[in-house]
Guanidine-I riboswitch aptamer from Nitrospira sp., 111 nucleotides, folded computationally. The source organism's lineage runs through Bacteria, Pseudomonadati, Nitrospirota, Nitrospirales and Nitrospira. Rfam family: Guanidine-I riboswitch aptamer. The literature on the family includes a 2004 paper in Proc Natl Acad Sci U S A by Barrick et al., "New RNA motifs suggest an expanded scope for riboswitches in bacterial genetic control". The model forms 100% of the base pairs in the Rfam consensus.

RNA sequence: CAAAAGGAAAACUAGGGUUCCGGCUUCCUUCCUUGCGGGAGGGAGUGUCUGGUCCAAGAGUUUUCGGUCUCGCAUAGCGAGGCUCCACGGAGGGAUAAAAACCCGGGAGAU
Numbered sequence: 001c002a003a004a005a006g007g008a009a010a011a012c013u014a015g016g017g018u019u020c021c022g023g024c025u026u027c028c029u030u031c032c033u034u035g036c037g038g039g040a041g042g043g044a045g046u047g048u049c050u051g052g053u054c055c056a057a058g059a060g061u062u063u064u065c066g067g068u069c070u071c072g073c074a075u076a077g078c079g080a081g082g083c084u085c086c087a088c089g090g091a092g093g094g095a096u097a098a099a100a101a102c103c104c105g106g107g108a109g110a111u
Base pairs, nucleotide, nucleotide: 007065008064009063010062011061012060015055016054020052021051022049023046024045025044026043027042028041029040030039031038032037066084067083068082069081070080071079072078073077086106088109092104093103094102
């Protein structure tokens, strides 16, 4: 100084927050009740609520497609088999309701 299919998609998980739903707290209205208390509706707060929805991995999982090599066949193709490895990593910024292992990013840097 330097290459890579080190490709793409889907589902999911670790993880993540709080739009929506639910939970919890509290207040208001109203109804039932002698009363304690309870029902319904609404406002505010709370993610230091394990939940549903939601976001989600290059260095997590699985699957499919793709790529590539070899062989076979009736060869613009089809089929069978193999390979598709490895991967330490900030700070800062960005999106969304919000945050993150998301995106910048297999980046800077380190080795």